[in-house]
RNA sequence: GUCUCAUUAGCUCAGGGGAUAGAGUGACGCACUCCGAAUGCGCAGGUCCCGGGUUCGAAUCCCGGAUGGGACA
Numbered sequence: 001g002u003c004u005c006a007u008u009a010g011c012u013c014a015g016g017g018g019a020u021a022g023a024g025u026g027a028c029g030c031a032c033u034c035c036g037a038a039u040g041c042g043c044a045g046g047u048c049c050c051g052g053g054u055u056c057g058a059a060u061c062c063c064g065g066a067u068g069g070g071a072c073a
Stems, first nucleotide, its partner, number of pairs: 001072007010025004018056001028042004049065005
């Protein structure tokens, strides 16, 4: 330098044009307990990496950029 994969909640990751954007885990609250742990219940938490474009509609498709991984040179 070229190609390629990934980027979504604190963390690990689903979702591949129309859902109110989700799960597990963690945090917080409550119940339980002598107190904890475990368990159960509840609640909060997101500019979907950034900027453009396409579309009636974009986390999702296209272009450019950023960061990280891989392949080739």
Molecule: transfer RNA
Organism: Bacillota bacterium